Predicted 3D model of a 132-nucleotide RNA (FMN riboswitch aptamer (RFN element)) from Isobaculum melis. Model confidence (mean pLDDT): 82 of 100. It was read from a public genome assembly, where an Rfam model found it.

[in-house]
RNA sequence: AUUCGUCUUCAGGGCAGGGUGUAAUUCCCGACCGGUGGUAUAGUCCACGACCUCGUCUAUUUCUUGAAAUAAACGGGCUGAACUGGUUAAAUUCCAGUACCGACAGUAUAGUCUGGAUAAGAGAAGAUGGUG
Numbered sequence: 001a002u003u004c005g006u007c008u009u010c011a012g013g014g015c016a017g018g019g020u021g022u023a024a025u026u027c028c029c030g031a032c033c034g035g036u037g038g039u040a041u042a043g044u045c046c047a048c049g050a051c052c053u054c055g056u057c058u059a060u061u062u063c064u065u066g067a068a069a070u071a072a073a074c075g076g077g078c079u080g081a082a083c084u085g086g087u088u089a090a091a092u093u094c095c096a097g098u099a100c101c102g103a104c105a106g107u108a109u110a111g112u113c114u115g116g117a118u119a120a121g122a123g124a125a126g127a128u129g130g131u132g
Stems, first nucleotide, its partner, number of pairs: 003130008017029003031112002033102002035048004043100002052077005058071006082098005104115003
């Protein structure tokens, strides 16, 4: 200095104040929030993760014909939303203006409450070992 492992830790935020109503943080007015990597600084561009779903393989359990369920690994599918102007070498990322989006189940209709989730994970940081 480079690269490959091992271990540990970390790794998602948000309805104040009102209205209606028997009842709503769910409707209405208004308020607030924005995972990870890339890039001129991104909820909206590209890619990934999580949620949901399908298949392959292995293992376990149940019924006892052969099926079903669960778990891990691998490979797919699916998955919401932004424009204009300005500056600049470069920005749908900065500045100004006006917008838009947000899984599933529960419940008076949910981005914000409760639940799966003290879960999982894209990644990040640190320690340590080896090779050249």